This is a predicted structure of an 84-nucleotide RNA (c-di-GMP-I riboswitch aptamer) from Paenibacillus algorifonticola.
This record gives sequence, C1' cells and structure tokens, in this order.
RNA sequence: UACUGAAAAAGGCAAACUUAUUGAAAAAUAAGGGCGCAAAGUUAUGGGCCUAAGGUAUUGAACUAUGGCCGCCAAACUACCGGU
Repeated sequence: UACUGAAAAAGGCAAACUUAUUGAAAAAUAAGGGCGCAAAGUUAUGGGCCUAAGGUAUUGAACUAUGGCCGCCAAACUACCGGU
C1' cells in the first nucleotide's frame, strides 16, 4: 500500500421505547436504554424515502423542499485492531 473480518484484545457507536427541549410537521438535540453495527465515522453528490409551514391550485383533495433521513442503496473522503 492492496485485499480481508476467522479467532482474539483494547475501545467505539447506539434501534425501539421513556422523559425533557426545539420544530408547522417529518425530525433533531440531551439524559436513560440497548436492537443491532467493522465504517452504524464524515459529506445530501446520484437514486430512494418521510414531512408540507410557505407557495400553487382550489374549496375537495391534491401537488411542491427551500425542511429532514448517511442505522435505505450507491459515490467521495477519512479511520482502530487482527489476518493475508
């Protein structure tokens, strides 16, 4: 440096749920919690998904991201330990 995660060690992250706060909502943050994760680290770049305040339309819904999700899949960048 490339590939890889069999067995280990050190550590790391934290789903659902609960409480509080923020938010129109989706959701986020903090604490508890622990389903899982070898990139469950970072970036909304491509696809996908959620929401629809405002706007369009119109009175009946609907459509729309400039709001979100990287623990949906790719992509880019970076990284611990072991093996080859």
The prediction has a mean pLDDT of 86.